RNA sequence: GCAGCGAACACGACGGGCAGGGCGGGGGACCCACCGUUCAGUGGUCCUCCGGGGAUCUCGGGGUGAAGCCGCGUCUCGCGCGGCCGGGCAGCUCUCGCCCGAACCCGACAGCUAACCCCGCAGGCGGUGAGAGGCGCACAA
Numbered sequence: 001g002c003a004g005c006g007a008a009c010a011c012g013a014c015g016g017g018c019a020g021g022g023c024g025g026g027g028g029a030c031c032c033a034c035c036g037u038u039c040a041g042u043g044g045u046c047c048u049c050c051g052g053g054g055a056u057c058u059c060g061g062g063g064u065g066a067a068g069c070c071g072c073g074u075c076u077c078g079c080g081c082g083g084c085c086g087g088g089c090a091g092c093u094c095u096c097g098c099c100c101g102a103a104c105c106c107g108a109c110a111g112c113u114a115a116c117c118c119c120g121c122a123g124g125c126g127g128u129g130a131g132a133g134g135c136g137c138a139c140a141a
Base pairs, nucleotide, nucleotide: 001018002017005015006014022121023120024119025118026117027116032111043057044056045055046054047053060109061106062105063104064103068084069083070082071081072080073079085101086100087099088098089097092133093132094131095130096129
């Protein structure tokens, strides 16, 4: 925005649907990068028409996110402490102070990546810590 959708309804509004826009995220070529140099490499379990097949799992790998790395202790495999680093505290910077460093997803698989393809914008909360500098706006002259 649409309508000969609704248990909603005077009109607004509300609930659902479809489409579009905006803001984000993922996949995906050449080139480049990475791996390998014929003794390279492709996890576990089950099914199979044995095929580049199907299903499922996750201490491999990957994604969203600030939510990571290292050391020590414990090792009861849960965690505790410390350091570095990352995020927040009313648009920016600095100092101090305080707080946070989770969770979920993909499922053996993904570097970058034009075209192209796919997904999300739910839910739940809050109402300015201090100082300095600066920026913007308004008013007045």

Overview:
A computed fold for a 141-nucleotide RNA, annotated as c-di-AMP riboswitch aptamer (ydaO/yuaA leader). The prediction has a mean pLDDT of 77. The sequence was found by an Rfam model in a public genome assembly. Its Rfam family is "c-di-AMP riboswitch aptamer (ydaO/yuaA leader)". From the family's description: This family represents a conserved RNA structure found upstream of the ydaO and yuaA genes in Bacillus subtilis and related genes in other bacteria.